Overview: A computed fold for an 83-nucleotide RNA from Evansella vedderi, annotated as c-di-GMP-I riboswitch aptamer. The organism belongs to Evansella, within Bacteria. The prediction has a mean pLDDT of 86. It was read from a public genome assembly, where an Rfam model found it.
RNA sequence: AAAUGAAAAUGGCAAAACUAUGGAAACAUAGUGACGCAAAGCUAUAGGGGCUAAAGCAGAGGCUAAGCCAGCCAGUUACCGUU
Numbered sequence: 001a002a003a004u005g006a007a008a009a010u011g012g013c014a015a016a017a018c019u020a021u022g023g024a025a026a027c028a029u030a031g032u033g034a035c036g037c038a039a040a041g042c043u044a045u046a047g048g049g050g051c052u053a054a055a056g057c058a059g060a061g062g063c064u065a066a067g068c069c070a071g072c073c074a075g076u077u078a079c080c081g082u083u
Base pairs, nucleotide, nucleotide: 002083003082004081005080012037013036017032018031019030020029021028022027035071041076042075043074047073048072049069050068051067056063057062
């Protein structure tokens, strides 16, 4: 430096649900809580994909992101060990 995650070690994060707040909603923040995670660290105007639809448009009951999701793929950075 590259690949890799068996056995370890230091540790870390925190799903669902509930409560409070914000929001039109998706969802976010905080607390409780742990389903799990070797990147469940960061990045949403580098890319793909998905969710919501207030406003707007339309009227075959919809379309649409400037809103949202990275614990969907991904980009990027990184601890310890092994080869």